[in-house]
RNA sequence: UCAGUUGGUUGGGCAGUCGCUGUUGCGCGAGCAAUGGAGGAAAGUCCGGACUCUAAGGAAACACGGUGCCGGGUAACGCCCGGCGGGGGCGACCCCAGGGAAAGUGCCACAGAAAACAAACCGCCACGCUUUGGCGUGGUCAGGGUGAAAAGGUGCGGUAAGAGCGCACCGCAAGGUCGGUAACGAGCUUGGCAGGGUAAACCCCACCGAGAGCAAAACCAAAUAGGGAUGGCGUGGUCGCAAGACCGACCGGUUUUCAGGUUAGUCAUCCGGGUAGGUUGCAUGAGGUAUUCUGGUAACAGAUGCCCAAGAUGAAUGGCUGUCGCGCAUAGUUUAACUAUGCCCUACAAAAUCCGGCUUACAGACCAACUGGCUUU
Numbered sequence: 001u002c003a004g005u006u007g008g009u010u011g012g013g014c015a016g017u018c019g020c021u022g023u024u025g026c027g028c029g030a031g032c033a034a035u036g037g038a039g040g041a042a043a044g045u046c047c048g049g050a051c052u053c054u055a056a057g058g059a060a061a062c063a064c065g066g067u068g069c070c071g072g073g074u075a076a077c078g079c080c081c082g083g084c085g086g087g088g089g090c091g092a093c094c095c096c097a098g099g100g101a102a103a104g105u106g107c108c109a110c111a112g113a114a115a116a117c118a119a120a121c122c123g124c125c126a127c128g129c130u131u132u133g134g135c136g137u138g139g140u141c142a143g144g145g146u147g148a149a150a151a152g153g154u155g156c157g158g159u160a161a162g163a164g165c166g167c168a169c170c171g172c173a174a175g176g177u178c179g180g181u182a183a184c185g186a187g188c189u190u191g192g193c194a195g196g197g198u199a200a201a202c203c204c205c206a207c208c209g210a211g212a213g214c215a216a217a218a219c220c221a222a223a224u225a226g227g228g229a230u231g232g233c234g235u236g237g238u239c240g241c242a243a244g245a246c247c248g249a250c251c252g253g254u255u256u257u258c259a260g261g262u263u264a265g266u267c268a269u270c271c272g273g274g275u276a277g278g279u280u281g282c283a284u285g286a287g288g289u290a291u292u293c294u295g296g297u298a299a300c301a302g303a304u305g306c307c308c309a310a311g312a313u314g315a316a317u318g319g320c321u322g323u324c325g326c327g328c329a330u331a332g333u334u335u336a337a338c339u340a341u342g343c344c345c346u347a348c349a350a351a352a353u354c355c356g357g358c359u360u361a362c363a364g365a366c367c368a369a370c371u372g373g374c375u376u377u
Stems, first nucleotide, its partner, number of pairs: 001373010012324007020037007039348001043359002046357005051213004057258006064209005069083005084098001085096004099204002104202002106198003121144002123140007152170006171193001172191004177186003217280004227271007236247004248263004287307004292303004325345001327343006
């Protein structure tokens, strides 16, 4: 200096003026003062929770759904960190829907002889026949063809021609040694030994999982007709003066069991009437932050200090002006730098219970580390 890889920051600031809104204080009130007011993704609604309710829970099994190498982190996760294995790249790095194919079933189009209980087309070899073109029988699958994939691969020997037929190395199977928490890795011994792929096909294995959701829910006030019709399931029994006890029935998909609750309405459809107002939930949290310390490779955890930063409800958080700053254009000089003038406030985009992630979108400006090429010292 060019090209690349990974990670991160920002994406406007200040002042004036007018308007909206939360909190606190003052005021009889109108209002006044102080102090705050939309993001890194607020998006997607894809995961995990906190919280609230459902006639409430424990254990086991089944159904249904989800995850899927090992270890660690976390409230938890399908997330994050570190490793292992496989693949891509010169490399920095990136990608993997990463358990099991000897439990079973299914599928692998076309081409090809044959695509899994495998298979023998061309060819090669031996013998026989022959009109000398070839044909038949037997052996063979080393070579060739088809294909994503075809009886492990390369080489040597051997054979009529071939073939793990034999040998060496690689591969495969079994056994065991060493290293590592583990996934896994490295060697050794024995054996001529193995004919594929696919589970983002069904399936098997391991682990996890109630449902609904702030329009959850709680309270107050007001009003109506505690309305009517049809249908389904149920409405309990025994003892006791009573309290109560026992049995039965019901109770987050199903069943069993333990323990607990309830003992009558409940579910569905249709007709008709009233209300639709207010308060809470509502932001102090698995919270944020530090050129801080300790532990850890890291994710992260702990300690110490500092801070409290929107809470609307038909939905506030805005408009205008000036200036700074970023960027662009033009001119002043030949470049840089500088000056002047003009333009612009630019991309993606808008809280609605909250939090931890992931995914997607993003004009412009910038920072750090690493890799490769070239040049110079």
A computed fold for a 377-nucleotide RNA from Maritalea sp., annotated as Bacterial RNase P class A. Rfam family: Bacterial RNase P class A. About the family: Ribonuclease P (RNase P) is a ubiquitous endoribonuclease, found in archaea, bacteria and eukarya as well as chloroplasts and mitochondria. Rfam classes the family as a ribozyme.